[in-house]
Context: one part of a larger RNA
Parts: sequence; structure tokens; C1' cells
RNA sequence: CACUGGUUAAGGAACUCUGCAAAAUGGCCCCGUAAGUUCGCGAUAAGGGGUGCCCCCUGAUGUUUAUAGCAAUGGGGGGUCACAGUAAAUCGGCAUCAGCGACUGUUUAUCAAAAACACAGGACUCUGCGAACUCGCAAGAGGAUGUAUAGAGUCUGACGCCUGCCCGGUGUUGGUAGGUUAAGGAAGAGGGUAAGCCGCAAGGUGAAGCCCGCGACCGAAGCCCCAAUAAACGGCGGCCGUAACUAUGACGGUCCUAAGGUAGCGAAGUUCCUUGUCGGGUAAGUUCCGACCUGCAUGAAUGGCGUAAUGACUGAUGCACUGUCUCAACCAGUGACCCG
Repeated sequence: CACUGGUUAAGGAACUCUGCAAAAUGGCCCCGUAAGUUCGCGAUAAGGGGUGCCCCCUGAUGUUUAUAGCAAUGGGGGGUCACAGUAAAUCGGCAUCAGCGACUGUUUAUCAAAAACACAGGACUCUGCGAACUCGCAAGAGGAUGUAUAGAGUCUGACGCCUGCCCGGUGUUGGUAGGUUAAGGAAGAGGGUAAGCCGCAAGGUGAAGCCCGCGACCGAAGCCCCAAUAAACGGCGGCCGUAACUAUGACGGUCCUAAGGUAGCGAAGUUCCUUGUCGGGUAAGUUCCGACCUGCAUGAAUGGCGUAAUGACUGAUGCACUGUCUCAACCAGUGACCCG
């Protein structure tokens, strides 16, 4: 000097990102216990008191014939020793206000345990059984020795109150008159070759066959098209004016759109400006709580808003308590260091 323990005057969070760490609380018995609430809880809420040993009285239980003894145990009174009686060890700190997730659970074996995942509940879609779906080239297997109160997929996530408008785009489902359209078929026209024919020759013409590409027309699904569908993917406006102070704008005009954000909530885990403004708490509060609404850029199963209970979750506050600190000191042990 470091580590692991122990003690500490006065103060008591002034420490610090944060009471991190430590301290404090603690068992059992008795009394007592709020808001809230899904009436189960909350609750060991909170907050108090008792606790050793000895003697006496007394009740009841088991065993037993027995108030004999033994075992275990309740109530009352008195005494006694300590600073201290759950004397060691084991052994909850508590309360308040918010956020998030309902809950118990699960997770990054080896830096993340959470607000992430799961969950019961809700909804949509597919599937009539040789089911859909999954694995396999196939046979076959799972699904299931199940049968729509079943199985599969996707989203949401207890419960309560609710879940608005838009089908123009994308997707899905249904539809089929018309348009477009492949392979294939195919009337027909053209070209190459060339027997023949014409020609003195050069050359011209040229049936059939074969070959070469064209090709009207016929031709399915799909696409175009017509509808439906948002707890499918998704989306949910701007400008100008207007009330007898001012301000504001119930109201009007206009442009655009598929439709212009409803109920809720709102400086939010979302708010840039921003430490917004007001109120509360503090002597002093960029955090916190309650409001306001000017929502840069909230919003309804990508769920919205509440919510008792719950949490090794996150933020804020108080009581208790303390070497966290003011401000450090000492003790013990283990290293380090010195001598051998």
C1' cells in the first nucleotide's frame, strides 16, 4: 500500500449517475392495522407490547382403575440476575407518488433478466377429411387412431370502457361481356432448289417434291376490366375571411383528396424550439407530481385509455438507519515489504 473483516466523537446522504455499498429491520406470542379493490386482497400494511431463570396456585389433554406417576400444554400470582433473555446462529427495513408489463413463468450457457418473449383471453384467415399445413425426389410420415366446440397460420395480449373514417394504391377473394395473349393448329402469299419449256448463246421462265422464313384466322390461365374486403399491408389536408374593446373563431369561402384523425390521451419511454407556461414539493428542483394544449412528429388489436394485485424493472419523495460523506482514525487477519 492492497484486500477481507471489526469499532468510531459530533453531524446524518452534506457522498454520488444513483443511499452504490454498509448500517438498520428481523424469530415466536398478544394488541392493532389506512387508501384502494376484480371483495380474493392490500396485510407480517403501518404502529405498539412481551420474551431468561426460580417458586406458588389453577384448568384441561394423552396413557391409566387412579387429581399416583410420566408426557405434552393453557391461565393467574410472586420472586430473582444481568447493559442486554428470538443474549450465539438462523432471522422482512418501511411508507408515498408515477411510468411500463395484468399476473406465476421464459430469455442473450460466457458483459443485457428487462418495458423484450410467453401467457389465459380476443379477432381474422384457411381446412369437409386421402383436410388444410409441414417433412420427403418418391413411397410414405406427422397433423390424428383427431373431424370445424377440431386442426393450421397471422395479429393482439388478464380484466373494465371501447375500437371512428378511407377500398384510390398494394394484397386477397369473387366475377366474367369485351380488350390483350403462349405453345399448338392454319387459309394464303413469298423466297431457294430444279425436271421441263423458250432461246444460237448469255439468259429467261418454271409443275411436283424438298427446304426457308412470313402468315389472316382459331387459341387457356394471367393481365386490363367489374365488384367485395382494413382485428388485410396501409392512409387519415391546405389557404383566406368572419362576433359591437381586444383576443379567439361556433360560422362562411376556396383548392385538393380514397378519406381528411372520431373517442380518448397529450412537453409523453413520443415535444425539436424547451429547463415551454402555471401550480405542488425544496432555502434553492434541466428530474418528479398535477394541470394547460402551441401534438416539430399521439391515437384506437402495428390496439387507445384506465386498472386492484404483482415486479432482483425505471423515475421521484419521506421516515428509520448508518464511515457514502464532512474527514479520517484505530484494531485483527491475508498478501506485499524487511531480516534469516